[in-house]
RNA sequence: CUCGCGGGAGAGCAGCAGGGCCCCGCCCCGCCGCCGAAGGCGCAACCGGCCCCCGGAAACGCUCAGGCACCAAGGACCGCGAG
Numbered sequence: 001c002u003c004g005c006g007g008g009a010g011a012g013c014a015g016c017a018g019g020g021c022c023c024c025g026c027c028c029c030g031c032c033g034c035c036g037a038a039g040g041c042g043c044a045a046c047c048g049g050c051c052c053c054c055g056g057a058a059a060c061g062c063u064c065a066g067g068c069a070c071c072a073a074g075g076a077c078c079g080c081g082a083g
Base pairs, nucleotide, nucleotide: 001083002082003081004080005079006078007077012032015031016030018028019027020026021025033068034067035066039064040062041061042060046056047055048054049053
């Protein structure tokens, strides 16, 4: 680093409007609000070096992407096993 198993959070069951369907239920999209734990970015906490310059860079910050009842999916990170 990869694979498998287990654990794994947050935020509108809000409102408005349009459309679709197997039609009163569901889905898609737009507006507004919200979340941060894939990813991405940062003018950056921190670390390192040939040290006032350069490099690395977070679970911090941003919120582009993604996500916001249950379920499902995704999921940083943790544990175990194998290569």

A computed fold for an 83-nucleotide RNA from a soil metagenome, annotated as Glycine riboswitch aptamer. Of the family's consensus pairs, 90% are formed in the model. The RNAcentral record of the sequence draws on MGnify. The coordinates come from a structure-prediction model, not an experiment, and the mean pLDDT is 76.